[in-house]
Context: one part of a larger RNA
RNA sequence: GACUAACGCUGGCGGCGUGCCUAACACAUGCAAGUCGAACGGUUCUGUUCGUGAUAGCAAUAUUGUGGACAGGAUAGUGGCGAACGGGUGAGUAACGCGUAGGUAAUCUACCUUUUGGAUGGGAACAACUCAGGGAAACUUGAGCUAAUGCCCAAUAAGACCACGUUCCGGGAGGGAUGUGAUCAAAGGCGGGGCGAAAGUCUCGCGCCGGAAGAUGAGCCUGCGGCCUAUCAGCUAGUUGGCGGGGUAAAGGCCCACCAAGGCGAAGACGGGUAGCCGGCCUGAGAGGGCGAACGGCCACACUGGGACUGAGACACGGCCCAGACUCCUACGGGAGGCAGCAGUGAGGAAUUUUUCGCAAUGGGCGCAAGCCUGACGGAGCGACGCCGCGUGGAUGAAGAAGGCCGAAAGGUUGUAAAGUUCUUUUGCUAGGGGAGAAUAAGUGUGGGAGGGAAUGCCUGCACGAUGACAAGGACUAGCGAAUAAGUCCCGGCCAACUACGUGCCAGCAGCCGCGGUAACACGUAGGGGGCGAGCGUUGUUC
Numbered sequence: 001g002a003c004u005a006a007c008g009c010u011g012g013c014g015g016c017g018u019g020c021c022u023a024a025c026a027c028a029u030g031c032a033a034g035u036c037g038a039a040c041g042g043u044u045c046u047g048u049u050c051g052u053g054a055u056a057g058c059a060a061u062a063u064u065g066u067g068g069a070c071a072g073g074a075u076a077g078u079g080g081c082g083a084a085c086g087g088g089u090g091a092g093u094a095a096c097g098c099g100u101a102g103g104u105a106a107u108c109u110a111c112c113u114u115u116u117g118g119a120u121g122g123g124a125a126c127a128a129c130u131c132a133g134g135g136a137a138a139c140u141u142g143a144g145c146u147a148a149u150g151c152c153c154a155a156u157a158a159g160a161c162c163a164c165g166u167u168c169c170g171g172g173a174g175g176g177a178u179g180u181g182a183u184c185a186a187a188g189g190c191g192g193g194g195c196g197a198a199a200g201u202c203u204c205g206c207g208c209c210g211g212a213a214g215a216u217g218a219g220c221c222u223g224c225g226g227c228c229u230a231u232c233a234g235c236u237a238g239u240u241g242g243c244g245g246g247g248u249a250a251a252g253g254c255c256c257a258c259c260a261a262g263g264c265g266a267a268g269a270c271g272g273g274u275a276g277c278c279g280g281c282c283u284g285a286g287a288g289g290g291c292g293a294a295c296g297g298c299c300a301c302a303c304u305g306g307g308a309c310u311g312a313g314a315c316a317c318g319g320c321c322c323a324g325a326c327u328c329c330u331a332c333g334g335g336a337g338g339c340a341g342c343a344g345u346g347a348g349g350a351a352u353u354u355u356u357c358g359c360a361a362u363g364g365g366c367g368c369a370a371g372c373c374u375g376a377c378g379g380a381g382c383g384a385c386g387c388c389g390c391g392u393g394g395a396u397g398a399a400g401a402a403g404g405c406c407g408a409a410a411g412g413u414u415g416u417a418a419a420g421u422u423c424u425u426u427u428g429c430u431a432g433g434g435g436a437g438a439a440u441a442a443g444u445g446u447g448g449g450a451g452g453g454a455a456u457g458c459c460u461g462c463a464c465g466a467u468g469a470c471a472a473g474g475a476c477u478a479g480c481g482a483a484u485a486a487g488u489c490c491c492g493g494c495c496a497a498c499u500a501c502g503u504g505c506c507a508g509c510a511g512c513c514g515c516g517g518u519a520a521c522a523c524g525u526a527g528g529g530g531g532c533g534a535g536c537g538u539u540g541u542u543c
Base pairs, nucleotide, nucleotide: 001542002541003540005539006538007537008536009535012390013389014388015387016386017385018383019382020348025346026345027344029343030342031341034081035080036079039078040077042075043074044073045072046071047070048069049068050067051066052065053064054063055062056061088301089300090299098225099224100223101222102221103220104219107218108217112214113213114212115211116210117209118208120154121153122152123151129144130143131142132141133140134139159184160183162181163180164179165178166177167176168175169174188206190205191204192203193202194201195200227273228272229271234264235263236262239261240260241259242258244256245255246254276298277297278296279295280291281290282289283288303324304323305322306321307320326337327336328335329334354380356379357378358377362376363374364373365372366371393423394422395421396420403414404413405412406411428480429479430478431477432476437470443464444463445462446461447460448459449458487532488531489530490529491528492513493512494511498527499526500525501524502523508515509514
């Protein structure tokens, strides 16, 4: 000098940051990932309308039941996309984990963009639902029915993939062109418009299938670099290499059979200890040393250990299965759970916050959209934990008041300090006041554009056009009144600031030297003084 600091005393305000370094200990409760009815069949509610029945009534009509159509809302289930992002933690890891520079002729990539070619015809199920059952529950069994953008079969194949040829390029394992054969697709929904009497058909926007390219993201490989220890000196059997296979998106002992006997090591193998790595942060003139909180990138983990499934992507924090420990429910047969998400609780500890508000902004998921979800995020709350800023008043005021302290009793000092007079109102309290954070969306108006293009639609420019958690807030204005606001450490030397009394090697101080045994500038108190100041000092760590 710097702290993710803590402790003691003290404490007015604001802005911006920051807040479990310990037990990767255990967790009550709430929330943290959903969405789409414009994929689908149902269920249900409301409204309109058409029919039909019952009751009351002479009737008009009223009440009520039931069936159909249309419109709107809700939604458990099937289905799609998302849930692999975002958020947390640092346990493990000395490793191609990270950093940096490359390779991939050894690879994949949903959504998005560009481009190209398609979308024909059929079928069988399973949920929901109904019926019957089991269970305390969690849940579950059987039978029957049904839809789809769910599943399956067939057709078609520009193309892709595979096999076998030909040819060109490359040093090459490969790439391009071409021939033959074989294999491989698809899904519709809603809205608008044209034609039509209708059925329907054409078209635009959304979606679907195959191919090529891009973008993005990821996998794998390699050179080099970054801890301690030799009181660890030898280590190694899938070990090192080969041939052949298996496996993967993909090279490879990654795995397997066989063959060979190799491979690593004082330039430190192997073992042990410690540790997430980096951009950076702190210090320092630099070289260097120390660190890796917050923020950003990468990695690893998700009660402990193991495993796969689904999927473009996981071996998956709020998914599944098995085993284990722990906790909970139970009708004792059997079940449920995983805060290292946000809050919060217990425990540990010197020590670390609210069971807050909002999706208004930014961003994300789904959706044509309206919108829904979002403890990401934006805010507020608590803590002087840090940095920065402001204030606790300004001017005047000598009878140098009183009081205190010192004193040889002359006086000195506290000290312009106070009082008094006058001024101001940052801050505070009260009232008023409402700016920016809001950009636009749907929609409306208007201009342009692409396409073979008339309309709708699509792309696009401009104008208008809802929405504010914070917020009882801020700027600003007015009123009131010096009003609401100073401490802490030190004064022997180092080191800036001295006297008196008390104590008497006691009580005590102390970073080092050292003070204290009767005049202590070193202990305690008082007066005075010095330093810093909403802080000051101590302790710890590091340079």